[in-house]
RNA sequence: GAACAGUAUCAAGAGCGGGGCUUGCGCCCACACCAACCUGCCAUGAUCCGGCAAGGUGGUUCCCGAAAGGGGAUACGGCCAACAGGCAAAACAGGGUCGUAGC
Repeated sequence: GAACAGUAUCAAGAGCGGGGCUUGCGCCCACACCAACCUGCCAUGAUCCGGCAAGGUGGUUCCCGAAAGGGGAUACGGCCAACAGGCAAAACAGGGUCGUAGC
């Protein structure tokens, strides 16, 4: 790096808005908005809960089915370099447990 598999979610939320391409399905772009999936931050090593739309995605009408369920979609950080390694991440600012450091 690729493929397969796995886990979680599709309850709520937010444009049936604008521009471009396309016969169409649909795709792309900018702006606005929504949302804690990943990263990061909240002294510190670990972990859990909570918070923050900051970095990276994503979403702003999911489909079929009576149901069970099935399908489909999204996430499981990014950039530079590719041997090692290096870089960026706003404002505000917490709690529990096991340790560490300090007093």